Predicted 3D model of a 72-nucleotide RNA (transfer RNA) from a Candidatus Omnitrophota bacterium.
It was read from a public genome assembly.
The prediction has a mean pLDDT of 82.
The organism belongs to Candidatus Omnitrophota, within Bacteria.

């Protein structure tokens, strides 16, 4: 300074341009004298920011920010 991949729940991942889900953390219940475990349920999202395309965008396009690797 160049070139690639990634940003989605608290944490690690999903998601053909057509209802945003799953584990594990959390909460409550069941069960135990009691905790752990196990089952059973609830909650949790401005899909990194700004645009643009599109009848519709997590998904496609640009801009910037970030984090990782590669090259000089």
């Nucleotide at each position: 300074g160049c070139c690639a991949a990634c940003c989605u729940a608290g944490c690690u991942c999903a998601a053909u341009g057509g209802c945003g889900g799953a584990g594990c953390a959390g909460c409550g219940g069941u069960u135990u004298c009691g905790u752990a475990a196990a089952c059973c349920g609830c909650a949790g999202g401005u899909u990194g920011u700004g645009g643009g395309u599109u009848c519709g965008a997590c998904u496609c396009c640009c801009a910037c920010g970030g984090u990782u690797g590669g090259c000089u």